[in-house]
RNA sequence: UCAGGCGACCAGGCGACCGCGAGGGCAGCGAUGCCUUCGAGGAAAGUCCGGGCUCCAUGACGGUAGGGUGCCGGGUAACGCCCGGCCAGCGUGAGCUGAGGGAAAGCGCCACAGAGAACAACCGCCUUGCGGCUCGUCCGGAAGGUCAGGGUGAAAAGGUGCGGUAAGAGCGCACCGCCGGGCCGGCAACGGCCUCGGGUCCAGGCAAGCCCCACCCGGAGCAAGACCGAAUAGGGACGACGCGCGGCCUCGCCGCAGGCUUACCGUCAGGCCAGUCGUCCGGGUUGGUUGCAGGAGCGCGAGGCGCAAGCCUCCGCCAAAGAUGAAUGGUCGCCCGCCCCGUUUUCGGGGUCGACAGAACCCGGCUUACCGGUCGCCUGACACC
RNA sequence: GCGGGCGUAGCUCAGGGGUAGAGCAUCACCUUGCCAAGGUGAGGGUCGGGCGUUCGAAUCGCCUCGCCCGCUCCA
Numbered sequence: 001u002c003a004g005g006c007g008a009c010c011a012g013g014c015g016a017c018c019g020c021g022a023g024g025g026c027a028g029c030g031a032u033g034c035c036u037u038c039g040a041g042g043a044a045a046g047u048c049c050g051g052g053c054u055c056c057a058u059g060a061c062g063g064u065a066g067g068g069u070g071c072c073g074g075g076u077a078a079c080g081c082c083c084g085g086c087c088a089g090c091g092u093g094a095g096c097u098g099a100g101g102g103a104a105a106g107c108g109c110c111a112c113a114g115a116g117a118a119c120a121a122c123c124g125c126c127u128u129g130c131g132g133c134u135c136g137u138c139c140g141g142a143a144g145g146u147c148a149g150g151g152u153g154a155a156a157a158g159g160u161g162c163g164g165u166a167a168g169a170g171c172g173c174a175c176c177g178c179c180g181g182g183c184c185g186g187c188a189a190c191g192g193c194c195u196c197g198g199g200u201c202c203a204g205g206c207a208a209g210c211c212c213c214a215c216c217c218g219g220a221g222c223a224a225g226a227c228c229g230a231a232u233a234g235g236g237a238c239g240a241c242g243c244g245c246g247g248c249c250u251c252g253c254c255g256c257a258g259g260c261u262u263a264c265c266g267u268c269a270g271g272c273c274a275g276u277c278g279u280c281c282g283g284g285u286u287g288g289u290u291g292c293a294g295g296a297g298c299g300c301g302a303g304g305c306g307c308a309a310g311c312c313u314c315c316g317c318c319a320a321a322g323a324u325g326a327a328u329g330g331u332c333g334c335c336c337g338c339c340c341c342g343u344u345u346u347c348g349g350g351g352u353c354g355a356c357a358g359a360a361c362c363c364g365g366c367u368u369a370c371c372g373g374u375c376g377c378c379u380g381a382c383a384c385c
Numbered sequence: 386g387c388g389g390g391c392g393u394a395g396c397u398c399a400g401g402g403g404u405a406g407a408g409c410a411u412c413a414c415c416u417u418g419c420c421a422a423g424g425u426g427a428g429g430g431u432c433g434g435g436c437g438u439u440c441g442a443a444u445c446g447c448c449u450c451g452c453c454c455g456c457u458c459c460a
Base pairs, nucleotide, nucleotide: 001381002380003379004378005377006376007375008374009373010372012335013334014333015332016331017330018329020039021038022037023036024035025034026033027032041356045367046366048365049364050363051362052361053221054220055219056218058269059268060267061266062265063264064263066217067216068215069214070213071085072084073083074082075081086100087098088097089096090095101212102211106210107209108206109205110204122150123149124146125145126144127143128142130140131139132138133136158176159175160174161173162172163171177201178198179197180196181194182193183192184191185190225290226289227288228287235281236280237279238278239277240276241275244256245255246254247253248252258273259272260271261270283459284458297317298316299315301314302313303312304311305310336354337353338351339350340349341348342347386456387455388454389453390452391451392450395409396408397407398406403440411427412426413425414424415423433449434448435447436446437445
């Protein structure tokens, strides 16, 4: 210099004018006006995961169903997220990618082609015996042996070699692979070594097919929920579960039995039992306050621990988006960047140029969209010292 | 905002791992003097898009795009 990899960050800047929403203050009987302060994001998005919060009073244990996750260790409030490692694949490399448990528990599927797709004989090879004639290294058919060769396929029953055999074959042997064992390293996944054992080496793939194993999970959601106000017909139909017994000081309280208690079943603690709840029809309203912004908060902060994600302690900061169909915008000027034209550079002129996109209870993630640019670390090639 | 569902031919829909169909519509031919009806045949598909699992994806998984439906409160 060129080509690349990874990570972090920015998301045009300044000024003037005109506007929008909210808080506070002042003036005004009020309508309203004036002043001042604040006012979108890295994704506010998709709503794909995990939580907080609220209601279904609540809670503990076991089983079943349903859903989810899936190498190992760590982080976290939690996670399907993040970090570190292992293994496999890709890349010269920095690095990248991986829903990455189990296929000797069982079931299922593997189209077409092929003899055969999982208890493999179609052709071929070999043996035995039979028949035929042109008697041969022949032809035909039969019984058996054989997975070495051919061919099919995405995939064909460990691979190569030597021996062996009628022909063959882990049939035997050597090496490689595979399975198991031992030792060593590591918390582990896993890796390395062995003069160790195994040829019944049980033998294909698919679990993002059913399933098995381990672990996790109650449901609904701020249109949750609470309070106030207005209005109406304090209505109707259907359904579910109930209204049991005894005692007393008889309003009522207590005891027993029964029932209900947030998927279903069972056990238990606790709670509730009189009318309660659900669905539909009919009626009314289309209001206000709260939940709702000090939080798993923020920081180029300091120190410590850790490879890291992150954790601990201290310090500092925070009135300041909280609208409920939704405010945060527009114009002009200068500068910056990009593009086009003229131009040797300088420079001049021009531009419907300035990404994706807009909070709606709040957080932690993931994913998706995105003009252009900055910084740091690293890799490869070439050149020079 | 929350919850749920659906995308396959021009239209309405089947197909739920083995290479995509039915009805209507369109076109051609037959039939008729002509039209309709009828009969025979043909054309027409990125299975909304992308990535993955698998030998193989409309079908299974994930992401994404579009469309549709339901949900206020009181008594």